[in-house]
This is a predicted structure of a 689-nucleotide part of an RNA (large-subunit ribosomal RNA, domain II) from Sphingobacterium spiritivorum. It matches the Rfam family "Bacterial large subunit ribosomal RNA". The full RNA is in RNAcentral, with records from ENA. The coordinates come from a structure-prediction model, not an experiment, and the mean pLDDT is 83. NCBI's taxonomy places the organism under Bacteria, Pseudomonadati, Sphingobacteriia, Sphingobacteriaceae, Sphingobacterium.
Context: one part of a larger RNA
RNA sequence: GCCUACGAGUUACUCUUGUCUGGCAAGGUUAAGUGGUUCAGCCACGUAUCCGAAGCGAAAGCGAGUCUUAAUAGGGCGCAUAGUCAGAUGAGGUAGACGCGAAACCUUGUGAUCUACCCUUGGGCAGGUUGAAGUUGCAGUAACAUGUAAUGGAGGACCGAACCGAUAAACGUUGAAAAGUUUCCGGAUGACCUGAGGGUAGGGGUGAAAGGCUAAUCAAACUGGGAAAUAGCUCGUACUCCCCGAAAUGUUUUUAGGAACAGCGUGAGAGUUUAGUUUGAUAGAGGUAGAGCUACCGAUUGGGUGCGGGGGAGUCAAAUCCUACCAAAUCCAGACGAACUCCGAAUGCUAUCAAAUAUAUCUUGCAGUGAGGCUUUGGGUGCUAAGGUCCAAGGCCGAGAGGGAAAGAACCCAGACCAUCAGCUAAGGUCCCCAAAUAUACACUAAGUUGAACUAACGAGGUCCGGUUGCCCAGACAGCUAGGAUGUUGGCUUGGAAGCAGCCAUUCAUUUAAAGAGUGCGUAACAGCUCACUAGUCGAGCGGCCGGGCGUGGAUAAUAAACGGGCAUCAAGUGUAUUACCGAAGCUAUGGAUUAUAUACGUGAGUAUAUACUGGUAGGGGAGCAUUCUAUAGGGGGUGAAUCGUCAUGGUAAUGUGGCGUGGACUUUAUAGAAAAGCAAAUGUAGGC
Numbered sequence: 001g002c003c004u005a006c007g008a009g010u011u012a013c014u015c016u017u018g019u020c021u022g023g024c025a026a027g028g029u030u031a032a033g034u035g036g037u038u039c040a041g042c043c044a045c046g047u048a049u050c051c052g053a054a055g056c057g058a059a060a061g062c063g064a065g066u067c068u069u070a071a072u073a074g075g076g077c078g079c080a081u082a083g084u085c086a087g088a089u090g091a092g093g094u095a096g097a098c099g100c101g102a103a104a105c106c107u108u109g110u111g112a113u114c115u116a117c118c119c120u121u122g123g124g125c126a127g128g129u130u131g132a133a134g135u136u137g138c139a140g141u142a143a144c145a146u147g148u149a150a151u152g153g154a155g156g157a158c159c160g161a162a163c164c165g166a167u168a169a170a171c172g173u174u175g176a177a178a179a180g181u182u183u184c185c186g187g188a189u190g191a192c193c194u195g196a197g198g199g200u201a202g203g204g205g206u207g208a209a210a211g212g213c214u215a216a217u218c219a220a221a222c223u224g225g226g227a228a229a230u231a232g233c234u235c236g237u238a239c240u241c242c243c244c245g246a247a248a249u250g251u252u253u254u255u256a257g258g259a260a261c262a263g264c265g266u267g268a269g270a271g272u273u274u275a276g277u278u279u280g281a282u283a284g285a286g287g288u289a290g291a292g293c294u295a296c297c298g299a300u301u302g303g304g305u306g307c308g309g310g311g312g313a314g315u316c317a318a319a320u321c322c323u324a325c326c327a328a329a330u331c332c333a334g335a336c337g338a339a340c341u342c343c344g345a346a347u348g349c350u351a352u353c354a355a356a357u358a359u360a361u362c363u364u365g366c367a368g369u370g371a372g373g374c375u376u377u378g379g380g381u382g383c384u385a386a387g388g389u390c391c392a393a394g395g396c397c398g399a400g401a402g403g404g405a406a407a408g409a410a411c412c413c414a415g416a417c418c419a420u421c422a423g424c425u426a427a428g429g430u431c432c433c434c435a436a437a438u439a440u441a442c443a444c445u446a447a448g449u450u451g452a453a454c455u456a457a458c459g460a461g462g463u464c465c466g467g468u469u470g471c472c473c474a475g476a477c478a479g480c481u482a483g484g485a486u487g488u489u490g491g492c493u494u495g496g497a498a499g500c501a502g503c504c505a506u507u508c509a510u511u512u513a514a515a516g517a518g519u520g521c522g523u524a525a526c527a528g529c530u531c532a533c534u535a536g537u538c539g540a541g542c543g544g545c546c547g548g549g550c551g552u553g554g555a556u557a558a559u560a561a562a563c564g565g566g567c568a569u570c571a572a573g574u575g576u577a578u579u580a581c582c583g584a585a586g587c588u589a590u591g592g593a594u595u596a597u598a599u600a601c602g603u604g605a606g607u608a609u610a611u612a613c614u615g616g617u618a619g620g621g622g623a624g625c626a627u628u629c630u631a632u633a634g635g636g637g638g639u640g641a642a643u644c645g646u647c648a649u650g651g652u653a654a655u656g657u658g659g660c661g662u663g664g665a666c667u668u669u670a671u672a673g674a675a676a677a678g679c680a681a682a683u684g685u686a687g688g689c
Base pairs, nucleotide, nucleotide: 001689002688003687004686005685006684011095012094013093015092016091017090018089019088020087021086022085023084024083027051028050033045034044035043036042037041055062056061065077066076067075068074098236099235101233105226106225107224109222110221116200117199118198119197120196121195122194123193124192125190127159128158129157130155134151135150136149137148138147139146163187164186165185168183169182170181171180202218204214205213206212239624240623241622242621243620244619249262250261251260252259253258263369264368265366266365267364268363269362270361272360275359276357277356278355279354280353281352282351283350284349290343291341292340297337298336301333302332303331304330305329308326309325310323311322312321313320372397373396374395375394376393377392378391379390380389381388402413403412404411417592418591419590420589422588423587424586428582429581430580431566432565433564437579439578440577441576442575443574444573450568451567458553459552462550463549464548465547466546467545468544469543470542471541479537480536481535482534483533485510486509487508490504491503492502516531520529521528593614595612596611597610598609599608600607601606625678627675628674629673630672631671632670633669634668635667636666644661645660646659647658648657649656650655
């Protein structure tokens, strides 16, 4: 992992409250018990009790009323009747209360054969090395001291086996082993190691102290019990079809992943002056978007006038004067504001009328939801950041399948009752993958730009289009040929400055077809080259500026790897226009089913027709299938029951039926009843593979 079996809303209660069915009814009803009978279920008795039939008040009490009150007023709660018993069922309560699941708490005991420490009594430590004190001889001293040579054999001494340990690494890691093996390593006469017997016990022990150890268990052991502890938490919760179908919001919460009430769903019932929704018309309230501000408040740019101030002058003081300073107020022009408004929409909201539609409301049973998300629009917050966060108004996902976007909760199209080898379309597409145009017309693009993720400032004789302006057959523009001079080396400056370092300038004048007191290169300065300008040649268009289209650089991430791929260039790219086709569970066609409503028929069950409907999680409601047992009435079975296998067949489904084989003794139909009543999941339990 698979298969088989088991595996979760049950039971009790004179409990509470709804619904349905039945009995009796202003009443309903027995409990324990007693008697009877058939043989275990009835019959009879039993009126204790309980509920209802009257309420109000704290109470006395009064009573269809009563309480409050001075009140006969007003107001509160009542009255103008339907209950009760039993069965079934929905939900709640009390119980383990749908099932499994803690970590823990308390209590009774059991453990020191592991291990910690202690007590008693035993045992063990190859071999080698070092050589303390002391002692002796000799030397030495007044005597000691001291020296030297022997002897001696101390030590938490040294090296190193047994023994005890465990430094490093490798192996092992479903191991040989629930802690080992190999090699290296530490201690090895000691605070050493070890045998046997005994002691200390769970908030206790023991601890050279690591929260260590206390029987593979330790920040409180293990066993039984309280006990099915509790679990606002996680997981799981079993057959089918039909109808409807949410919420992720508000308020409050020792509350925030829980709950209460409201909101939104569903079933039943009720009645309402249509009260709901939509559209149209009419009438309203309002201060948003926008706009405006010489209409206020606040803020604000430039200019005019300028109170007041600063600075300067005025021999002190002052008058007075000056000002590229600051500047109230005011005028002109410009312009801003969520908490400004002289103004002011759209939408929404309210009311009335009309039309369409089929809701709306109330009572009551049962819920679920109270983590929402994305997207568009209007805003707050943030960085006009976020797949951010908080509101509002829509849509969708959630709970929505189908087609498109290569792939994809939410984007675009479109809401799946079933069947069909029928048709038309939507979004989107039509070279091939891949259904349909290698369509048509006119343009653009040369970058494979592009061909469905995104890209800027800035740069550029890319190219196309439009506008505007200048030159041009009296010859433009480009090229080529020739000229491009003189006063003069202008003046100044300077070592030099001659068109060309720099400064100045009435940058002037002459000769000219034309030629600057010079556009650049060049020289130390000249020289030299060149340009402007002119003539000739040539022979038709040539320049400047502005705007637009498509391209280009800018352009950087790890596969070639971001057209879905092949691949595509008068496209299969881009733009405009047109026609045809493809394309979905949309629409249509044909047949069929469900539900609701209406009509007709029928006593009824129901039947027929018409119209509409039939996506669906949580959840509500309805109708069925299957299993086991019981009652009643039947049926089948050794001429072969159940079972198992296989084939065929009916039903919208759960499932039903039949044939053949197997098997060898039970089984089944109808109508009711009762449940240990349906498994894919719970790291479910047991067995098998």